A computed fold for a 346-nucleotide part of an RNA from an uncultured bacterium, annotated as small-subunit ribosomal RNA, central domain. Model confidence (mean pLDDT): 85 of 100. RNAcentral holds the full RNA, with entries from ENA.
Context: one part of a larger RNA
RNA sequence: UUGGGUUUAAAGGGUGCGUAGGCGGGAUAAUAAGUCAGUGGUGAAAGUUUGCAGCUCAACUGUAAAAUUGCCAUUGAAACUGUUAUUCUAGAGUACAAAUGAGGCAGGCGGAAUGUGCAGUGUAGCGGUGAAAUGCUUAGAUAUUGCACAGAACACCGAUUGCGAAGGCAGCUUGCUGGGAUGUAACUGACGCUGAGGCACGAAAGCGUGGGUAUCAAACAGGAUUAGAUACCCUGGUAGUCCACGCCGUAAACGAUGAAUACUAGCUGUUUGCGAUAUAGUGCAAGCGGUACAGCGAAAGCGUUAAGUAUUCCACCUGGGGAGUACGUCGGCAACGAUGAAACUC
Numbered sequence: 001u002u003g004g005g006u007u008u009a010a011a012g013g014g015u016g017c018g019u020a021g022g023c024g025g026g027a028u029a030a031u032a033a034g035u036c037a038g039u040g041g042u043g044a045a046a047g048u049u050u051g052c053a054g055c056u057c058a059a060c061u062g063u064a065a066a067a068u069u070g071c072c073a074u075u076g077a078a079a080c081u082g083u084u085a086u087u088c089u090a091g092a093g094u095a096c097a098a099a100u101g102a103g104g105c106a107g108g109c110g111g112a113a114u115g116u117g118c119a120g121u122g123u124a125g126c127g128g129u130g131a132a133a134u135g136c137u138u139a140g141a142u143a144u145u146g147c148a149c150a151g152a153a154c155a156c157c158g159a160u161u162g163c164g165a166a167g168g169c170a171g172c173u174u175g176c177u178g179g180g181a182u183g184u185a186a187c188u189g190a191c192g193c194u195g196a197g198g199c200a201c202g203a204a205a206g207c208g209u210g211g212g213u214a215u216c217a218a219a220c221a222g223g224a225u226u227a228g229a230u231a232c233c234c235u236g237g238u239a240g241u242c243c244a245c246g247c248c249g250u251a252a253a254c255g256a257u258g259a260a261u262a263c264u265a266g267c268u269g270u271u272u273g274c275g276a277u278a279u280a281g282u283g284c285a286a287g288c289g290g291u292a293c294a295g296c297g298a299a300a301g302c303g304u305u306a307a308g309u310a311u312u313c314c315a316c317c318u319g320g321g322g323a324g325u326a327c328g329u330c331g332g333c334a335a336c337g338a339u340g341a342a343a344c345u346c
Base pairs, nucleotide, nucleotide: 004317005316006315007300008299012314014201015200016199017198021194022193023192025088026087027086028085029084030083031082033081034080035077036076037075038074039073040072041071042070048066049065050064051063052062053061054060091191092188093187094186095184096183097182103177104176105175106174107173108172109171110154114150115149116148117147118146119145120144121143125136126135162169163168206247207246208245209244210243211242216240220236221235222234223233258313259312260311261310262309263308266291267290268289269288270287271286272285273284274283295302296301319346320345321344328339329338330337331336
């Protein structure tokens, strides 16, 4: 490079926005850049291929033709692609209506639990385990009642639920705010899809500065267990867990399944909207599930939410180890991240 692939064998970027680029709906007209046809020129010779001929044959040689798939010029064609002009509404978007939701940000409030402090009752244990011990407790614990304070998380509802691009989002309430879907068909009239670089977002842990610290709890200490026990179990316990601001930029960031469009039997549950009949939800659209025909698949399975049938664009893979390592470069306060080999070996 060609070909083949990417749920689980190697392989979909963590996610979005978007630049260049690639690709792009219907109709009419023009043009003729691509495209197609004809003609002319050129495409040296040798070589190659084919025919015929010459050395006794052959190699070899001569001769004629072909090929030289290209380039240039010119004359045409106008279906397709492109370009230009006009136009359309099925894609895309706007407007309006009434709903829906743990979507986001900021503020306020709440009860249960936990811990601490004070006070009351009360007396000898509590706690913990497989069994124990460390630990707490006559300076009155545990238990129980009342009051106060603190921080963090929001039981039940709760679901195979809902929302969000992903990460993720759950007590109640107020303010601000992003998006999707449905209906109407009023408006714009291809404004679209994808997207190398780029930019933004991005769990947890970790880092910086300043707060906060109830719980839980790396490290650490003690008690057990054990041959040992730098563990599993127990008692404690600091970073951290929480908040503000700033970094980090990674995860089994998973549906291990990139985005978009069209098409291809059904049945069934559920969420939101419209709403025929009229009181139980026919049907339609969108979302989330289950089952399953065709088809696909190595199988497991997927199956209108495709892993089916096709098209467009991006990303990625090419035996195992060495290795996501070394070197270099870029980013970062650091931790480290991104890019990313080879020798050698099987």